Predicted 3D model of a 72-nucleotide RNA (transfer RNA) from an uncultured Coriobacteriia bacterium. It matches the Rfam family "tRNA". By type it is a transfer RNA.
RNA sequence: GGGCGUUUGGCGCAGCGGGAGCGCGUUUCCCUGACACGGAAAAGGCCACUGGUUCGAUCCCAGUAACGCCCA
Numbered sequence: 001g002g003g004c005g006u007u008u009g010g011c012g013c014a015g016c017g018g019g020a021g022c023g024c025g026u027u028u029c030c031c032u033g034a035c036a037c038g039g040a041a042a043a044g045g046c047c048a049c050u051g052g053u054u055c056g057a058u059c060c061c062a063g064u065a066a067c068g069c070c071c072a
Stems, first nucleotide, its partner, number of pairs: 001071007010024004018055001026042005048064005
C1' cells in the first nucleotide's frame, strides 16, 4: 500500500428498513434474626463519526477513524 471483517448501556452479545432488546452487572423494595438464593421495579445506549439514498436508516451506499485477520 491492497483485500476482508468488527464497531449497539459498565461488560458480553442479538437486532438487517417502520417498537433499541437479552444475559451479567448497578440501584431500590420484598423475603430472612442476618447473609446468600429467590421475587418485583428502576436507572443507564440519541447504535464509532460525517454525508447520501428513502416517506422513514442501528440496518442500504460513500468517505473517515479505531481494532483484528490475510496478501504484498